[in-house]
The prediction has a mean pLDDT of 78. c-di-AMP riboswitch aptamer (ydaO/yuaA leader) from Anoxybacillus tepidamans PS2, 143 nucleotides, folded computationally.
RNA sequence: AAAUCGGAAUCGCUGAAUCCGUGAUGGAGCGGGGGAACCACUAUUGUAACGUGUGUUACUUGGGGUGAAUCCUUAAAGAAGGAAAGGCUACUCUCAUGGUCUUAACCCGACAGCUAACCUCGUAAGCGUUUUGGGAGGGAUGU
Numbered sequence: 001a002a003a004u005c006g007g008a009a010u011c012g013c014u015g016a017a018u019c020c021g022u023g024a025u026g027g028a029g030c031g032g033g034g035g036a037a038c039c040a041c042u043a044u045u046g047u048a049a050c051g052u053g054u055g056u057u058a059c060u061u062g063g064g065g066u067g068a069a070u071c072c073u074u075a076a077a078g079a080a081g082g083a084a085a086g087g088c089u090a091c092u093c094u095c096a097u098g099g100u101c102u103u104a105a106c107c108c109g110a111c112a113g114c115u116a117a118c119c120u121c122g123u124a125a126g127c128g129u130u131u132u133g134g135g136a137g138g139g140a141u142g143u
Base pairs, nucleotide, nucleotide: 011128012127013126014125018028019027020026029123030122031121032120033119034118039113046059047058048057049056050055062111063108064107065106066105070083071082072081073080085102086101087100088099089098091137092136093135094134095133096132
């Protein structure tokens, strides 16, 4: 001097997940679900136990919800590959280009289309990136 590892702060990223406040309960903002008319859809509604009158409880194959996270090929299974989709690449937005990464997980419990009023829920968790060019906007500095 460089590289690697760890810690703290600043800054930044995915995400709705931020801010304020109380002795406590909370509030604002952001985000999700249920829920008429009109419109749309068109019909079969699973399994087990208990009760035996309506039903109650449990489960997940049907169906549904949050999410970008689905589909296809290969195969008996597994690995893998591809397409669609999503994110990052540091002033903000946008278009293109190169690079790089993800393509999960969870929930409801036979049940939900849209949906005004109305009802209701969440506000976590996890990380550390640095190509180039065009356009628009903004900021700083100098004159």
The source organism's lineage runs through Bacteria, Bacillota, Bacilli, Anoxybacteroides and Anoxybacteroides tepidamans.